[in-house]
The prediction has a mean pLDDT of 80. This is a predicted structure of a 126-nucleotide RNA (FMN riboswitch aptamer (RFN element)). Rfam family: FMN riboswitch aptamer (RFN element). The family has 146 seed sequences and 6,230 matches in Rfam 15.1. The sequence was found by an Rfam model in a public genome assembly. The model forms 100% of the base pairs in the Rfam consensus.

RNA sequence: AUAUAUACUUUGGGGAUUGGUGAAAUUCCAUACCGGCAGUAUAGUCUGCGAACCUGACCGCGACGGUUGGGCCGAGCGGGUGAGAUUCCCGAACCGACGGUAAAGUCCGGAUGAGAGAAGAUAUAU
Numbered sequence: 001a002u003a004u005a006u007a008c009u010u011u012g013g014g015g016a017u018u019g020g021u022g023a024a025a026u027u028c029c030a031u032a033c034c035g036g037c038a039g040u041a042u043a044g045u046c047u048g049c050g051a052a053c054c055u056g057a058c059c060g061c062g063a064c065g066g067u068u069g070g071g072c073c074g075a076g077c078g079g080g081u082g083a084g085a086u087u088c089c090c091g092a093a094c095c096g097a098c099g100g101u102a103a104a105g106u107c108c109g110g111a112u113g114a115g116a117g118a119a120g121a122u123a124u125a126u
Stems, first nucleotide, its partner, number of pairs: 001126006008120004018030003032106002034096002036049004044094002053071008077091004098109003
């Protein structure tokens, strides 16, 4: 240095401004704002993954929890540069789980949770 391993450590998601209507809305209307991880010419919209939601099997007496698998999973076009970009630049667009509440990507809640992954530690091998 590379590869593999682990009851190991740390880390690991942003955003409602101003006005209108109303008894009541950061939920409606106008306006504003935000963008997890890996790959690839730099990506919310490509490919893959995680989360959320639904669900099978196994373990534990059970509440419910743990392990592991499956399903589901939003939205990008036109022009320019270039060897190469749905990633850069210009333009005008589009999208966003569940529960609560005047209908929510942005408030409150599950969540001081979980987690793709990132950095490190240790061990072994080369």